[in-house]
């Protein structure tokens, strides 16, 4: 120089002019009886990395005074973080990559069941499509050194080691033995049982034994472990105001209703279904927070812990627009609705730490 990994940080910027909205302080009207509502002036504050999705996991309300089971549901290698979690972080295990790294639905197939299309001899009660041998035993033909050899062919018979088909073929290389194979036998690796070290553990690496139950799916159905109350701010709370504190019908303490489903327990005393009829208006819940920044200290990290500063949206059919000048990285995805911690998705550019491979030079 180029080509990669894996991280942070920003999201047009700046001036002027008018215009939203929230809040401080002061002052004026009204109205009221200590509290609202409007107006001017002066300050302060005003959409995100994802605000989206509604998938997870809580605070927080209400159920309720809160409990045991079954079911159903999630997670699934270890140890850690964390208010938790299916999130995080670091090690392990398999796989990719030359590497820096990056990926995982990652617990059991010797509890039991299922299923593995098509091809193919054969995918579990295992097996011969092509083929290899023909030793031992028979037949048949031919030659000869003659009743016995040799050579071709068949029969009976051995094989699953070549070769085909499949995502996968009954452990795998190799070498030995055989008529020709075959863990048949050895020697490595593979399995399987003990054992030893290291490590907190998942696991690692060594020793020894034993020819050794075909394998592959549990993101099949089960087995194990761990864990789970539901609704949802339109929650709930206060005030004011209307109307018809209506009509029918059922069950009624051996009952009913409420607690996600069910069962038991527990609270209550009344419930449920049809028809009709009013009202829907205001405050509040609402932003001080498992907060944000600096910085010490511990820790391989997530991260905890002390100190110091900060104050950082709260609208209510929805608050930040329009104008007009200049710079340029020419602006993509996009707009809070009760908060907050993650995951997933979409996405234009800028700028900058770190590490790794390649080429040239010195």
């Nucleotide at each position: 120089g180029g080509a990669g990994u894996c991280g942070g940080c920003c999201a047009g910027a700046c001036a002027g002019u008018c215009g939203c909205u929230c809040u401080g302080c002061a002052c004026c009207u009204g109205a009221a009886c200590c509290u609202c509502a409007g107006g001017c002036g002066c300050g302060g504050g005003g959409a995100g990395g994802a605000a989206a999705g509604u998938c997870c996991g809580g605070g927080c309300u209400c159920c309720a005074c809160a409990g045991g089971g079954c079911a159903g549901g999630a997670c699934g290698c270890c140890a850690g973080g964390u208010a938790a979690c299916g999130c995080c972080u670091g090690g392990g295990a398999g796989g990719c990559g030359c590497g820096a790294g990056c990926c995982u639905a990652u617990g059991g197939a010797a509890a039991g069941u299922g299923c593995c299309a098509c091809a193919g001899a054969a995918a579990a009660u295992a097996u011969a499509c092509c083929g290899c041998c023909u030793a031992c035993g028979u037949c048949u033909g031919c030659a000869c050194u003659a009743c016995g050899u040799g050579c071709a062919g068949g029969c009976c018979g051995g094989c699953a080691a070549g070769g085909g088909u499949g995502a996968a073929a009954u452990g795998g290389u190799g070498c030995g033995g055989u008529a020709a194979g075959a863990g048949c036998g050895c020697a490595c690796c593979g399995c399987g049982c003990a054992g030893a070290u290291g490590g907190c553990a998942a696991c690692a690496u060594c020793u020894g034994c034993g020819g050794c139950a075909g394998g592959g799916u549990a993101a099949a159905c089960c087995c194990c472990g761990u864990c789970c109350g539901g609704a949802g701010c339109a929650a709930g709370a206060c005030c004011a105001a209307a109307u018809a504190g209506g009509g029918a019908a059922a069950c009624a303490a051996u009952g009913g209703u409420g607690c996600g489903g069910c069962c038991c327990g527990c609270a209550c005393c009344g419930u449920u279904u049809c028809c009709g009829g009013g009202u829907a208006g205001g405050u509040u819940g609402c932003u001080u927070g498992a907060g944000g920044u600096g910085u010490g200290c511990g820790g391989u990290g997530a991260c905890g812990c002390g100190c110091a500063u900060c104050c950082c949206a709260g609208a209510g059919g929805a608050a930040u627009g329009a104008c007009u000048g200049u710079c340029c990285a020419c602006g993509a995805c996009a707009g809070a609705a009760c908060c907050c911690g993650g995951c997933u998705u979409a996405u234009c550019g800028g700028c900058u730490g770190a590490c790794u491979c390649c080429u040239u030079u010195u």

Predicted 3D model of a 362-nucleotide RNA (Bacterial RNase P class A) from a Gammaproteobacteria bacterium. Rfam family: Bacterial RNase P class A. Rfam classes the family as a ribozyme. Gene Ontology terms of the family: ribonuclease P activity, tRNA processing and dimeric ribonuclease P complex.